[in-house]
RNA sequence: CCGUGCUAGGCGGGGAGGUAGCGGUGCCCUGCACCCGCAAUCCGCUCUAGCGGGGCUGAAUUCCCUCCUGAGGGGUCUAGGCCCUCGAGUCAGCGCGCCGAUCGGAGCGUCGAUGGCCGGGUCCCGCACGAUGUCGGCCCGUGAACCAGGUCAGGUCCGGAAGGAAGCAGCCUUAAGCGGUCACCGGCAGGCGUAGCGGGGGUGCCCGACCGGAGCUACCGGCCGACGGGCGCUCGGGACGCUGAAGCUUCGAGGGAGGGUGCACGG
Numbered sequence: 001c002c003g004u005g006c007u008a009g010g011c012g013g014g015g016a017g018g019u020a021g022c023g024g025u026g027c028c029c030u031g032c033a034c035c036c037g038c039a040a041u042c043c044g045c046u047c048u049a050g051c052g053g054g055g056c057u058g059a060a061u062u063c064c065c066u067c068c069u070g071a072g073g074g075g076u077c078u079a080g081g082c083c084c085u086c087g088a089g090u091c092a093g094c095g096c097g098c099c100g101a102u103c104g105g106a107g108c109g110u111c112g113a114u115g116g117c118c119g120g121g122u123c124c125c126g127c128a129c130g131a132u133g134u135c136g137g138c139c140c141g142u143g144a145a146c147c148a149g150g151u152c153a154g155g156u157c158c159g160g161a162a163g164g165a166a167g168c169a170g171c172c173u174u175a176a177g178c179g180g181u182c183a184c185c186g187g188c189a190g191g192c193g194u195a196g197c198g199g200g201g202g203u204g205c206c207c208g209a210c211c212g213g214a215g216c217u218a219c220c221g222g223c224c225g226a227c228g229g230g231c232g233c234u235c236g237g238g239a240c241g242c243u244g245a246a247g248c249u250u251c252g253a254g255g256g257a258g259g260g261u262g263c264a265c266g267g
Base pairs, nucleotide, nucleotide: 001267002266003265004264005263006262009057010056011055012030013029014028015027020046021045022044023043024042034054035053036052037051038050063260064259065258066257067256068255069254072251073250074249075248076247080243081242082241084238085237086236087235088234089233090232093231094230096228097227099225100224102222103221104220105219106217107216108215115211116210118208119207120206121205122204123200124199125198126197127196128194129193130192132189133188134187135186136185137184139180140179141178142177148173149172150171151170156165157164158163
């Protein structure tokens, strides 16, 4: 160096997550690289870190190490973006509200517009009158054992008698009180009323009269302007939430380069 047969090893890897830690099933990335059983309410192990069984390949393009490159994932944080909010500005943006001017419409107007002036009402106060409420009076009824009246049986008292006196009950009439009622008289009250009287007030509204002589409109629309707000936009600021390039960091498949690495037998 070649040939034959073995063995170590290999027959995917990675990320996040989970776990005391490792690996797997599951999810994701890369990619083509055996099969069967177990497995997330987990399965199996212990820094030598899947367990059990079977098969293929096999010391090199295939195994191990180092370096370069690098898909992709994770973490972190920022500019920024979205949502929300505050302040300022902007109408030379949109739209709304309101006012003024002007034009048109629809109306009113010589059966007299806008306006002016006068009187009155509406408004306020007082009075008057009324209604209402309440109280009192009048009226009717009832109503006093004795401390109201009249009449006073019986009985009592005075008297020789004639006759007198006081006086209970009863009866009658009444006081206080109690009850009732339409009307009538009077007092008091006020968130009542007005056909009245007086005073006040005032041009808002209504009525009436007069002056005057042609406009007027609390309506609709067009145009112009003023004012004010809402939206939009610009700038600045703020909180939470979501997203988040770039940066930093971490892991890292695949690819490339280099290096390293058994055993036996025979030639």
Molecule: Bacterial large signal recognition particle RNA
Organism: Solirubrobacteraceae bacterium